[in-house]
GlmS glucosamine-6-phosphate activated ribozyme aptamer, 169 nucleotides, folded computationally. Of the family's consensus pairs, 86% are formed in the model. It was read from a public genome assembly, where an Rfam model found it. The prediction has a mean pLDDT of 80.
RNA sequence: AAGCAAUACAAAGCGCCAGCGCUGUGACUGUCCGAAAUGGAGCAUAGUGGACGAGGUGGAGGUUUAUCGAAGAUUUCGGCGGGUGCCUCCCGGUACUGUAUCAAUACCGAAAGCUCAUGCAACAAAACAAUAGGGUAACCUGUUGGACAAAAGCUGAGUGAUGAUACAU
Numbered sequence: 001a002a003g004c005a006a007u008a009c010a011a012a013g014c015g016c017c018a019g020c021g022c023u024g025u026g027a028c029u030g031u032c033c034g035a036a037a038u039g040g041a042g043c044a045u046a047g048u049g050g051a052c053g054a055g056g057u058g059g060a061g062g063u064u065u066a067u068c069g070a071a072g073a074u075u076u077c078g079g080c081g082g083g084u085g086c087c088u089c090c091c092g093g094u095a096c097u098g099u100a101u102c103a104a105u106a107c108c109g110a111a112a113g114c115u116c117a118u119g120c121a122a123c124a125a126a127a128c129a130a131u132a133g134g135g136u137a138a139c140c141u142g143u144u145g146g147a148c149a150a151a152a153g154c155u156g157a158g159u160g161a162u163g164a165u166a167c168a169u
Stems, first nucleotide, its partner, number of pairs: 014081004019077001020049007031041003052069003058090006091109005098167006113159005119154002128145007
């Protein structure tokens, strides 16, 4: 350098681990460091760490760094996969009207135009503290305690909303 074979199979803010960090064991002192070692590097092998919750799915297809904050300031790093995000179409619906249907526009999938707000009221887990258990270890899992968000929501302000037909007045 080429060819062949094998290889992550799980998950829905979820899963995975080939880089990386860390731990155990083993072999060899054959390589490097060391005067030497039960030493270090390296090798083999088995492990371990690698995102804390809130929110989120009408159907099909497409697409990929798909919302929000908390903690932290070594790995919540680096990557792989998936995905309830987004786009298009379809279905159903809301607003545009007194009512209905059709079309246009915007929006919604249990809610429903857009913009703004030191407005209102609210909710979490990790973290933290205490404690128990598992593992040789890295590390993992509980229990208890008192907390702390934002998006969303509500309220207010501003602003926008077409045409056709029918019925009623």